[in-house]
This is a predicted structure of a 73-nucleotide RNA (transfer RNA) from Paraburkholderia aspalathi. The prediction has a mean pLDDT of 82. RNAcentral holds the sequence, with entries from ENA.

RNA sequence: AUGGCAGUAGCUCAGCUGGAAGAGCGGCGGCCUCCAAAUCCGCGGGUCGAGGGUUCGAAUCCUUCCUGCCAUG
Numbered sequence: 001a002u003g004g005c006a007g008u009a010g011c012u013c014a015g016c017u018g019g020a021a022g023a024g025c026g027g028c029g030g031c032c033u034c035c036a037a038a039u040c041c042g043c044g045g046g047u048c049g050a051g052g053g054u055u056c057g058a059a060u061c062c063u064u065c066c067u068g069c070c071a072u073g
Stems, first nucleotide, its partner, number of pairs: 001072007010025004019056001027043004049065005
């Protein structure tokens, strides 16, 4: 330099060829217990890497960048 993959909650990851975002773990509160752990119940937490475009509507499609990894030279 070129090609490919990935970027979504604190972490690990889903999200079906466009209808507006979820799970597990973790965190907080409660239940239980003499106390704690475990279990169970509930709650909060997101500019979906950034900008632009298409569309009534974009995490999803197009485009340009940024970061990481892999391959080739």
Rfam family: tRNA. By type it is a transfer RNA. Rfam describes the family as follows. Transfer RNA (tRNA) molecules are approximately 80 nucleotides in length.